[in-house]
Context: one part of a larger RNA
Molecule: large-subunit ribosomal RNA, domain IV
Organism: marine sediment metagenome
RNA sequence: CUCUGGUUAAGGAACUCGGCAAAAUAGAUCCGUAACUUCGGGAGAAGGAUGACCCCAUUAGGGUGACGGGACUUGCUCCCUGAGCUCGAAGGGGUGGCACAAACCAGUGGGAAGCGACUGUUUACUAAAAACACAGCAGCGUGCGAAGCCGUAAGGCGCUGUAUACGCUGUGACUCCUGCCCGGUGCUGGAAGGUUACGGGGAAGGGUUAGCCCUUGAGGCGAAGCUCUGAACCUAAGCCCCAGUAAACGGCGGCCGUAACUAUAACGGUCCUAAGGUAGCGAAAUUCCUUGUCGGGUAAGUUCCGACCUGCACGAAUGGAGUAACGACUCCCCAACUGUCUCAACCAGAGACUCA
Numbered sequence: 001c002u003c004u005g006g007u008u009a010a011g012g013a014a015c016u017c018g019g020c021a022a023a024a025u026a027g028a029u030c031c032g033u034a035a036c037u038u039c040g041g042g043a044g045a046a047g048g049a050u051g052a053c054c055c056c057a058u059u060a061g062g063g064u065g066a067c068g069g070g071a072c073u074u075g076c077u078c079c080c081u082g083a084g085c086u087c088g089a090a091g092g093g094g095u096g097g098c099a100c101a102a103a104c105c106a107g108u109g110g111g112a113a114g115c116g117a118c119u120g121u122u123u124a125c126u127a128a129a130a131a132c133a134c135a136g137c138a139g140c141g142u143g144c145g146a147a148g149c150c151g152u153a154a155g156g157c158g159c160u161g162u163a164u165a166c167g168c169u170g171u172g173a174c175u176c177c178u179g180c181c182c183g184g185u186g187c188u189g190g191a192a193g194g195u196u197a198c199g200g201g202g203a204a205g206g207g208u209u210a211g212c213c214c215u216u217g218a219g220g221c222g223a224a225g226c227u228c229u230g231a232a233c234c235u236a237a238g239c240c241c242c243a244g245u246a247a248a249c250g251g252c253g254g255c256c257g258u259a260a261c262u263a264u265a266a267c268g269g270u271c272c273u274a275a276g277g278u279a280g281c282g283a284a285a286u287u288c289c290u291u292g293u294c295g296g297g298u299a300a301g302u303u304c305c306g307a308c309c310u311g312c313a314c315g316a317a318u319g320g321a322g323u324a325a326c327g328a329c330u331c332c333c334c335a336a337c338u339g340u341c342u343c344a345a346c347c348a349g350a351g352a353c354u355c356a
Stems, first nucleotide, its partner, number of pairs: 001351008010342002014340001019337001028050004036041001038173001052095005061087004068080004072075001096100001108335004113330002115327002120132002136171007148157003174322004179252003184249002186245005193240003199234002204229005211221003214217001253271005280314001281311001292308005
């Protein structure tokens, strides 16, 4: 010097990203216990008091229930007595110690916010959370040989279930609610018209040549058969098209003017849109400017709490706003407590180091 323990004057978070770590609290009985609340909780809230040993005393009282006795219905019966063992307050009096839950063991508490309702689950070996799940809510599909899923199939799961069921998707207890837009994309329904495949169809054309023709040539025409190509026309879903549908994917404006101080604009005009953000919330896990402004807390507060609204860029099941209880979650404050610190010291043990 390092590590593991221990003690410390005065102060007591001044340490630090942050009370990290440590300290403190601690069991039992009695008293007492707030806001809020889903009336269950919150709650061991908080905050107090008592305690050892001896005597009264084999205390009051409780548990168990032997021996014995009695009864008859003779039983693993019932009743009486109550030995022994055991648990054990409350009260009065007294005694000792620095200290009586005497060691070990053994809740820190309170206030105010954010998020998630909760108990649970998770990155085996850097993340336990506000992430996942959840009960509840909603939508969509599915009538049973169900939909969906596994398998080439047979077959199986679903299910020896049957719409109060099963599958998928979203949201996520509860309370109050969940606005407008169907133009785009998707899905569902529709079928008049347009377009459209295979297939059908076979107009027409090509190849080949028996034959025919002549100007006898590398000539022309050319039936049947075989063969190649092939127009019109007929022909489904789909797409175009027409509707519906947002707890489907998603979206939810701009400019100018106006009131008898000023300021502001209930009001008006105009352009655009499918429709222009409703309720609620709001410098927020969202606010760039920003340490916004005001208030609170501090001597002093970029954090925190309450407001304001100018929302760069909240907003309603991609849920909005609240919310008792809960949380090894996150942030702020207070009490208690402390070597975290001012500022370090000493003690014990284990190392390192030196010597042997």